[in-house]
């Protein structure tokens, strides 16, 4: 230079033929358990859904550009 795929909480990741509150594991906080830990039970906080713009009555989902970060071809 081309072509694809990926971008969602600290982290790994799900979610999508546009529409009902944006979720899970692990970590984190606090609480209970325990003589004291780990192990287990509770609850909670944590998200501009990579920027930015368009299309719709409504967009994480769709289009388009940029940014990134992998994969192939040359």
């Nucleotide at each position: 230079u081309g072509u694809c795929u990926c971008g969602u909480a600290g982290u790994u990741c799900a979610g999508u033929u546009g529409g009902u509150u944006a979720g899970a594991g692990c970590a984190c906080a606090u609480c209970c358990c325990u003589g004291a830990u780990a192990a287990g039970g509770a609850u909670g906080a944590a998200g501009u859904c990579g920027u930015g713009a368009g299309u719709u009555c409504a967009a994480c989902u769709c289009u388009c550009a940029c940014c990134g970060a992998g994969a192939c071809a040359a």
A computed fold for a 74-nucleotide RNA from a Dehalococcoidia bacterium, annotated as transfer RNA. Its mean pLDDT, the model's own confidence on a scale to 100, is 81. NCBI's taxonomy places the organism under Bacteria, Bacillati, Chloroflexota, Dehalococcoidia. The sequence is in RNAcentral, with records from ENA.